Model confidence (mean pLDDT): 78 of 100.
Predicted 3D model of a 116-nucleotide RNA (THF (Tetrahydrofolate) riboswitch aptamer).
RNA sequence: AGCGAAGUAGGAAAUAGCGCGUUAAGUUGUCAGCGGCUGGGGAGUCGCCCUGAACCGAAAAGCCUGACCUGUUGAAGCAGGGACAGGCUUGCGAUGCUUUUUCCGCACCCGUUGCU
Numbered sequence: 001a002g003c004g005a006a007g008u009a010g011g012a013a014a015u016a017g018c019g020c021g022u023u024a025a026g027u028u029g030u031c032a033g034c035g036g037c038u039g040g041g042g043a044g045u046c047g048c049c050c051u052g053a054a055c056c057g058a059a060a061a062g063c064c065u066g067a068c069c070u071g072u073u074g075a076a077g078c079a080g081g082g083a084c085a086g087g088c089u090u091g092c093g094a095u096g097c098u099u100u101u102u103c104c105g106c107a108c109c110c111g112u113u114g115c116u
Base pairs, nucleotide, nucleotide: 001116002115003114004113005112010104011103012102013101014100016098017097018096019095020093021092022091030053031052032051033050035049036048037047040110041109042108060090061089062088063087064086065085066084068081069080070079071078072077
């Protein structure tokens, strides 16, 4: 000097676990911020995150327990009811976090590393 390689923030899919919401939060998209992060170093965006704003928008069903109400009963109890509280199951959500695997992922300058 030439030709290769590795590695960031992070992203996608699958997997398993634990949650959240279903009284609509979260998610997707938009806008804003002299906000933060972004291969080992520098610089930094067409990358990512955070915060805020306005907007769009949804799937619930069943069961159990308690209390309550009504009827009945001498009472215990029994039957019925549907507004209430708690819980469970199955769903639903562009739903969160974590585990494992696979794939994608520095573009400018320098560096690391392999071969010649």
Rfam family: THF (Tetrahydrofolate) riboswitch aptamer. Rfam links the family to the GO term tetrahydrofolate metabolic process.